[in-house]
RNA sequence: UGCAGAGUAGGUUUGUAUGCGUUAAGUGCCGGCAGGACAGAGAGUUGCCUGUUGGACGAAAAGCCGGUUCGGCUUGCGGUAUACAGACCGCAUCUCGCUGCA
Numbered sequence: 001u002g003c004a005g006a007g008u009a010g011g012u013u014u015g016u017a018u019g020c021g022u023u024a025a026g027u028g029c030c031g032g033c034a035g036g037a038c039a040g041a042g043a044g045u046u047g048c049c050u051g052u053u054g055g056a057c058g059a060a061a062a063g064c065c066g067g068u069u070c071g072g073c074u075u076g077c078g079g080u081a082u083a084c085a086g087a088c089c090g091c092a093u094c095u096c097g098c099u100g101c102a
Stems, first nucleotide, its partner, number of pairs: 001102005010089010020078003029055008040096004061075006
C1' cells in the first nucleotide's frame, strides 16, 4: 500500500410468560417542540430513537359465575406493553485504529 475479516448500540421477526385495552388507550400515518444514541477513537446529518404536543384515520366481541348494576372467570380480538429465548439484519456516512494474508 492492496485484499479479506471481526466487533456495538439498536432494529425486524417467531415462540413462551405476565400484563393493558376491548366504556378504545395503545399501535400505525402526518406535523410542531425538546432531548438522546449510533462498533476501539474522533466527527456525525436531511437518517434513527425517546419524551411531549397538535391533526387525520380507525377496531370484536362471545360465553359462563356471583346477584351487585358492579365484580370475577374462560375463549377471542388489538399492526397492544414488558421480560426471556431463538433466528435474521446491523456502526447512514467519513477518517483513524484492530485481526489475517500479500
A computed fold for a 102-nucleotide RNA from a Bacillota bacterium, annotated as THF (Tetrahydrofolate) riboswitch aptamer.
The RNAcentral record of the sequence draws on Rfam and Ribocentre.
The coordinates come from a structure-prediction model, not an experiment, and the mean pLDDT is 76.
It matches the Rfam family "THF (Tetrahydrofolate) riboswitch aptamer". Rfam's curators write: Tetrahydrofolate (THF) riboswitch was first reported for Ames et al. as an RNA motif in 5' untranslated (5'-UTR)regions of folate transport and biosynthesis genes in Firmicutes genomes. Gene Ontology term of the family: tetrahydrofolate metabolic process.
NCBI's taxonomy places the organism under Bacteria, Bacillati, Bacillota.